[in-house]
Context: one part of a larger RNA
Molecule: small-subunit ribosomal RNA, 5' domain
Organism: Patescibacteria group bacterium
RNA sequence: GGAUGAACGCUAGCGGUAUGCUUUACACAUGCAAGUCGAACGGUAACAUGAAGAGCUUGCUCUUUGAUGACGAGUGGCAAACGGUUGAGUAACACGUAGGAACUUUUUUUUAGUAGAGGAUAGCCAGUUGAAAGAUUGGGUAAUACUUUAUGUGGAGGCAACUCUAAAGACUUCGGUCGCUAAAAGCGAGGCCUGCGCCCCAUCAGUUAGUUGGUAAGGUAAUGGCUUACCAAGACUAAGACGGGUAGCUGAUCUGAGAGGAUGAUCAGCCACAUUGGAACUGAGACACGGUCCAGACACCUACGGGUGGCAGCAGUGGGGAAUAUUGCGCAAUGGGGGAAACCCUGACGCAGCAAUACCGCGUGGAGGAUGAAGGUUUUACGAUUGUAAACUCCUGUGGAGAUCUACUAAUUUUGAAGAGAUCUCUAGAAAGAGGUUGCUAACUCUGUGCCAGCAGCAGCGGUAAUACAGAGACCUCGAGCGUUAUCC
Repeated sequence: GGAUGAACGCUAGCGGUAUGCUUUACACAUGCAAGUCGAACGGUAACAUGAAGAGCUUGCUCUUUGAUGACGAGUGGCAAACGGUUGAGUAACACGUAGGAACUUUUUUUUAGUAGAGGAUAGCCAGUUGAAAGAUUGGGUAAUACUUUAUGUGGAGGCAACUCUAAAGACUUCGGUCGCUAAAAGCGAGGCCUGCGCCCCAUCAGUUAGUUGGUAAGGUAAUGGCUUACCAAGACUAAGACGGGUAGCUGAUCUGAGAGGAUGAUCAGCCACAUUGGAACUGAGACACGGUCCAGACACCUACGGGUGGCAGCAGUGGGGAAUAUUGCGCAAUGGGGGAAACCCUGACGCAGCAAUACCGCGUGGAGGAUGAAGGUUUUACGAUUGUAAACUCCUGUGGAGAUCUACUAAUUUUGAAGAGAUCUCUAGAAAGAGGUUGCUAACUCUGUGCCAGCAGCAGCGGUAAUACAGAGACCUCGAGCGUUAUCC
């Protein structure tokens, strides 16, 4: 000198664009963050409409009816493995890069098929039980839920013969559309293996028994000590094994002429984790943040028998800390999930709020104006300086106050949360400070103090004429900022 997710002190007008718990991966009240489909299903708790009936106050009330729009709860499908957060762990094929072979397919396209049969079960009804969470008995019901038979285009096994292997309907304007099953191909994504790269300590020198390899079997979507049995005795290591410490990795960011050094906030890619530890289930995909089970700690409810919970999602609270924001608006746009669609959901996202936290832009007026006014400071008391500065005259409108209109609204109709733009009227007002002035280092005088009080980045200054302390005036630098501290180059 440059830089920062900064903090602190003094000060502060506006706008744009970004950024905002770096500390306790500490504990969390409350609300929201993952639903959707009635064109899979039985249905009807609520709302609306219709129909029928009853009562009358004659336009209301009641009852019945799934008939219709719809739809609570339930069965079923898809999604919930994405999106969002955090960086605790991890020195590792985790990441980066370059390769490899023994794998997977929700979705897309194409081809072929979509034929029969059956038994349950939730919801519901009637009970029992419990404080609750809930549990349980009986009856009866549906499906694109489940079971089974057939067929075998195909597919798998096999030299062959042959064996095994599937399905589900819904809507319709009757044209078809959406599905379902099998196979093949593709897009994209993922799993696995390998070479190289990847921090400090040798005051860590030896480490290892599923350990290293083989055979066989099991297991997996798939290779493999991945697991097991048997056999052999190997495998790694001063080119640093093993151990300890620290740490998410990268694209990148900061600095530097570069080489390099430091960092890994925001954004993007990958990984890991979801109160702590373990486990599997479902599924194309999880060993699953807002799923399940078990155990622990903690917290809450309890009728003491037993239950419930997990903000490292968005806000917000307590705590910690030098320190980091609103319990906001909207699905209008982009994107995602469901749906044939209308549409619904979306704290992703788009916006707004707060903070000079950073960068950028604009302003705090412009022109004229000498009696060089008053006041201040200084003085040799003449004057000098503050200083065209002010006053005063004319003007402008960034900003501010107010009014009107327009586009963002697309591919044809509709759809804007928030903001923006244009035009007109009025108004010089509410808008300048911070640090410094001995040298480094731009900028000097007076007064006070008297090695005191104090200053200070270094040298140093202060003991009676201090340009170095304190105050004042003047001046210098930067400027809505200016200084200080911390850290990196």